A computed fold for a 105-nucleotide RNA from Celeribacter sp. HF31, annotated as TPP riboswitch aptamer (THI element). The sequence was found by an Rfam model in a public genome assembly. Its Rfam family is "TPP riboswitch aptamer (THI element)". Its family is annotated with thiamine pyrophosphate binding in the Gene Ontology. From the family's description: Vitamin B(1) in its active form thiamin pyrophosphate (TPP) is an essential coenzyme that is synthesised by coupling of pyrimidine and thiazole moieties in bacteria.
[in-house]
RNA sequence: GCCCCUACCUCGGGGUGCCCGUGCCAGACACGGCUGAGAUGCGAACGCGAACCCGUUGAACCUGAACCGGCUAACACCGGCGGAGGGAAGGUAUCAGCGAUGUUC
Repeated sequence: GCCCCUACCUCGGGGUGCCCGUGCCAGACACGGCUGAGAUGCGAACGCGAACCCGUUGAACCUGAACCGGCUAACACCGGCGGAGGGAAGGUAUCAGCGAUGUUC
């Protein structure tokens, strides 16, 4: 000097959907139900928070996509698209390893 693991500090990214049922003329509403880690609080809105997930070894999340096939009440889920295109990280310390240089024997 490089670097694996781990820990810590600071910071950043992201989504919040569906409707078989009840009420209602109806729904973007309320209750209830489904899935999920998460379906949230304030606000007219921009936005600010909470919890949760994720940060390049990156399927967190977005795009294609109101996509295609199966399945479901629907979303979800499974397969495809597809490891396709995008996507948010710096610092410090311990330990281990490697390399270079110098000094001594």